[in-house]
Molecule: c-di-GMP-I riboswitch aptamer
Organism: uncultured Rubrobacteraceae bacterium
RNA sequence: UCCACGAAAGGGCAAACCCGCCGCGAGGCGGGGGCGCAAAGCCCACGGGUCUCCGACGGGAAGAGACGGCCGGGCUGCCAAA
Numbered sequence: 001u002c003c004a005c006g007a008a009a010g011g012g013c014a015a016a017c018c019c020g021c022c023g024c025g026a027g028g029c030g031g032g033g034g035c036g037c038a039a040a041g042c043c044c045a046c047g048g049g050u051c052u053c054c055g056a057c058g059g060g061a062a063g064a065g066a067c068g069g070c071c072g073g074g075c076u077g078c079c080a081a082a
Stems, first nucleotide, its partner, number of pairs: 012037002017032006035069001041075003046072003049067005
């Protein structure tokens, strides 16, 4: 000097739940609230998974959606001790 890891510092995001609004629904948005997160920042226009809707019922096939805090993956990012 470079690579891996990530203590500390400054901070960041924000679960469940409650209130209001939108949606057939999964769920989303705003406020409160903090379970947690070193990418809990972005991407469903890559793969998988779960959930919702249509469908008379069951089963099967196909389709349309939701979830990035379900995972893999891709891109970007603050500070860095041992």